[in-house]
RNA sequence: AACCGAUAAAGGCAAACCUGACCAAAGUCGGGGACGCAAAGCUACGGAUCCUCGCUUCCUCCGCGGCGCAUUCUGUUACGCCACGAAGGGCCCCUAGAUCGCCAGGCUGCCGAU
Repeated sequence: AACCGAUAAAGGCAAACCUGACCAAAGUCGGGGACGCAAAGCUACGGAUCCUCGCUUCCUCCGCGGCGCAUUCUGUUACGCCACGAAGGGCCCCUAGAUCGCCAGGCUGCCGAU
């Protein structure tokens, strides 16, 4: 020095949850609090996940219109199909974000028993 990591020493960080602020949301920041962490320090470049703009398509429901069937005709009504519009939901693609305490990579760093 590298690898490695003690029931060591000195310190460090802080999950869930509560609370104040910000954000459309994911989430972030401050305070409290500790499940854990030897890189739980930095980095969002790669994968992954989350949120979101848009798009495609599908489903549900509602409204309106047309057609079919029933009728001698008209009207009404029920059913079926189709088109359009609105709302909600799902998938693919995609936009802008978030997470380094999901994985991998990069950079840096305290201590030293074996």
Predicted 3D model of a 114-nucleotide RNA (c-di-GMP-I riboswitch aptamer) from an uncultured Woeseiaceae bacterium. The coordinates come from a structure-prediction model, not an experiment, and the mean pLDDT is 79.